[in-house]
RNA sequence: CUGUAGCUCAGUUGGAUAGAGCGUUCGCCUCCUAAGCGGAAGGUCGCUGGUUCAAAUCCAGUCAG
Numbered sequence: 001c002u003g004u005a006g007c008u009c010a011g012u013u014g015g016a017u018a019g020a021g022c023g024u025u026c027g028c029c030u031c032c033u034a035a036g037c038g039g040a041a042g043g044u045c046g047c048u049g050g051u052u053c054a055a056a057u058c059c060a061g062u063c064a065g
Base pairs, nucleotide, nucleotide: 001065002064003063006022007021008020009019015053024040025039026038027037028036046062047061048060049059050058
C1' cells in the first nucleotide's frame, strides 16, 4: 500500500435500496450455434471492537498478500 459478487475492479466531504464489466442462469431472436436484446440469482464491503442518529468510508486491534 492492497483486501468490495465466481473473476477484474469503481465507490473514501460518512447519508437513504452497495454498483459496473466479464462470467453463470432463464427467456426472446436464429434452421442450429455464435453474436445481439431483455430478465434473474449471487455481497454480513478480510475479521473483531469502537465513534456516530447513521460506517464500504473515520479510529484501534488483528489476519492475509
A computed fold for a 65-nucleotide RNA from a bovine gut metagenome, annotated as transfer RNA. Its Rfam family is "tRNA". Rfam's curators write: Transfer RNA (tRNA) molecules are approximately 80 nucleotides in length.